Context: one part of a larger RNA
RNA sequence: GGGUGAACGCUGGCGGCGUGCCUAAUGCAUGCAAGUUGAGCGCCUCGCUUCGGCGGGGAGCAGCGAACGGCUGAGGAACGCGUAGGUGACCUGCCCUUCGGUGGGGGACAACUCCGGGAAACCGGUGCUAAUACCGCAUACGAUCUUCUGGUUGCGGCCGGAAGAGGAAAGUCGUAAGACGCCGAGGGAGGGGCCUGCGUCCCAUCAGGUAGUUGGUGGGGUAAUGGCCUACCAAGCCGACGACGGGUAGCUGGUCUGAGAGGAUGAUCAGCCAGAGGGGGACUGAGACACGGCCCCCACUCCUACGGGAGGCAGCAGCAGGGGAUCUUGGGCAAUGGGCGAAAGCCUGACCCAGCGACGCCGCGUGGGGGACGAAGGCCUUUGGGUCGUAAACCCCUUUUCCAAGGGACGAUAAUGACGGUACCUUGGGAAUAAGCCCCGGCUAACUACGUGCCAGCAGCCGCGGUAAAACGUAGGGGGCUAGCGUUACCC
Numbered sequence: 001g002g003g004u005g006a007a008c009g010c011u012g013g014c015g016g017c018g019u020g021c022c023u024a025a026u027g028c029a030u031g032c033a034a035g036u037u038g039a040g041c042g043c044c045u046c047g048c049u050u051c052g053g054c055g056g057g058g059a060g061c062a063g064c065g066a067a068c069g070g071c072u073g074a075g076g077a078a079c080g081c082g083u084a085g086g087u088g089a090c091c092u093g094c095c096c097u098u099c100g101g102u103g104g105g106g107g108a109c110a111a112c113u114c115c116g117g118g119a120a121a122c123c124g125g126u127g128c129u130a131a132u133a134c135c136g137c138a139u140a141c142g143a144u145c146u147u148c149u150g151g152u153u154g155c156g157g158c159c160g161g162a163a164g165a166g167g168a169a170a171g172u173c174g175u176a177a178g179a180c181g182c183c184g185a186g187g188g189a190g191g192g193g194c195c196u197g198c199g200u201c202c203c204a205u206c207a208g209g210u211a212g213u214u215g216g217u218g219g220g221g222u223a224a225u226g227g228c229c230u231a232c233c234a235a236g237c238c239g240a241c242g243a244c245g246g247g248u249a250g251c252u253g254g255u256c257u258g259a260g261a262g263g264a265u266g267a268u269c270a271g272c273c274a275g276a277g278g279g280g281g282a283c284u285g286a287g288a289c290a291c292g293g294c295c296c297c298c299a300c301u302c303c304u305a306c307g308g309g310a311g312g313c314a315g316c317a318g319c320a321g322g323g324g325a326u327c328u329u330g331g332g333c334a335a336u337g338g339g340c341g342a343a344a345g346c347c348u349g350a351c352c353c354a355g356c357g358a359c360g361c362c363g364c365g366u367g368g369g370g371g372a373c374g375a376a377g378g379c380c381u382u383u384g385g386g387u388c389g390u391a392a393a394c395c396c397c398u399u400u401u402c403c404a405a406g407g408g409a410c411g412a413u414a415a416u417g418a419c420g421g422u423a424c425c426u427u428g429g430g431a432a433u434a435a436g437c438c439c440c441g442g443c444u445a446a447c448u449a450c451g452u453g454c455c456a457g458c459a460g461c462c463g464c465g466g467u468a469a470a471a472c473g474u475a476g477g478g479g480g481c482u483a484g485c486g487u488u489a490c491c492c
Base pairs, nucleotide, nucleotide: 001492002491003490004489006488007487008486009485010484013364014363015362016361017360018359019357020356021322026320027319028318030317031316032315035064036063037062040061041060043058044057045056046055047054048053071275072274073273080200081199082198083197084196085195086194087193090192091191092190095188096187097186098185099184100183101182102181103137105135106134112127114125115124116123117122144165145164146163147162148161149160150159151158152157171180172179173178201247202246203245208238209237210236213235214234215233216232217231218230219229220228250272251271252270253269254265255264256263257262277298278297279296280295281294300311301310302309303308328354330353331352332351336350337348338347339346340345367397368396369395370394377388378387379386380385402429403428404427405426406425407424411419436481437480438479439478440477441462442461443460447476448475449474450473451472457464458463
């Protein structure tokens, strides 16, 4: 000098765009943050009815979603991340595309009824019932498995042949055409799993570490390789090219600084990872070992009729606490995007906006011109005067801002605008509503007076102050920056 998610002191007019718990991954009152589908299904119920129907609501079965989006950085020095590759060792719901199929049956369980238990949370029994729920049967290809076999190739890849085994399906709406679905198989797109080379902080005052340890065989497990797991066999494996141990840390694109090399850093935004009170576990599913799902243990909080139950803001707001310090319990689904739905639409604290904070960056203003005999007043003075100073007054002008009134968007393609009667435009009013902070011994730009008297105080370093202090305090003057200015902390 530059920088900051800053804080503190003094001061503070406006706007735009950003940005705002860096600390206790501490504890949380309250509300909201994930639903949707009646064009899969039965039931209950309400309104209207021309008695044909029409429209709405509710819980339940069922489907899809809830694995996204949002938050946080605790843990983790690791194939976690970054980069370049591999997968002949793999998966992939919805979407696109191609081919083929959608035949015929059955028995239940919720809801509901009745009965019962419980303070509650809820639970048990009995009886009935529908389906795109569930279960057989049939059929089925180039998909799967077994046996045999041909070609190709880079172990389980690709293209074939024969025999055998076993495996599918669901309907709804519509007058119809058809639409949306359903099942099997191939390809694609996008998404993921796993593996590998290289890179990735400090301590050697951490030097030896290791028993599923290292390898093999058989088996299990997985979508899949693998000591991932298991039985047996062998005795290996890693290490000064730093193993093992300890400390610290989410990683990256980037960001700050620097001429660069480098150093520092990882807020906001974007990609990846990890976590959801602490620890463990699996279930469902295309996908989770699952923030607003389940089970167990622990800690904590709450309810209880003491038998037993309920809960998880590192979602948005908000509260307490901690702290030098960090916001509204706001509006809207109008836009963008997401879930469901044939659609209308519903949901969406994602998001878009508004609010608060000079926290940052940028822009604008606090007026412009004239005005001397140089007013008054302050300060200094050699008492002549000098200076504040064209500064003020005063005259002329303007209206950015501000106030009032009127009009009034873009963002939305026909309709639909939270923002918002906002931005912007027009008219009127009136210099009106708007300047501070730090410094003035040297470094370093800016000097006098008074007070004080090694006191009170200053101070980044050198150092000032003990009776004329440009260094303390005040005043006048001056210098610097300016809606800011200083200080502190940290990085280069």